[in-house]
RNA sequence: GAUUUAUAAAGAAGUGCGGAGAGACAGGCUCAAUGAAGCACUAGCAACCUUCCUGCAACUAGGAAAGGUGCUAAAUCCUGAUUCGCCCCGGCGGAGAAUAUAAAUU
Numbered sequence: 001g002a003u004u005u006a007u008a009a010a011g012a013a014g015u016g017c018g019g020a021g022a023g024a025c026a027g028g029c030u031c032a033a034u035g036a037a038g039c040a041c042u043a044g045c046a047a048c049c050u051u052c053c054u055g056c057a058a059c060u061a062g063g064a065a066a067g068g069u070g071c072u073a074a075a076u077c078c079u080g081a082u083u084c085g086c087c088c089c090g091g092c093g094g095a096g097a098a099u100a101u102a103a104a105u106u
Stems, first nucleotide, its partner, number of pairs: 001106008013042005021031003025080004043072003048068003051064004076098001082095006
């Protein structure tokens, strides 16, 4: 890098360096010199994997949070190949795709 599976309307900060952009992509719309991205430290959120505890015939449930990731503006910020249903001409809901995270395989 690729494939598969699961999850994504919840949650969570501050300081220093840095200096103009960022929110994957496109269109919007937001955030940003009252300082963007990035890097570092500390703190926190969560419970995907490991670990521990309780329960269970099994499928599998609940809890802890030491370790491995991850994350800490806005519903994955909204919409978006395609398609289905409802309502009745403009909307609503779903599937799918895309993206992100984790684990396994390669």

Predicted 3D model of a 106-nucleotide RNA (SAM riboswitch aptamer (S box leader)) from an uncultured Flammeovirgaceae bacterium.
It was read from a public genome assembly, where an Rfam model found it.
Model confidence (mean pLDDT): 82 of 100.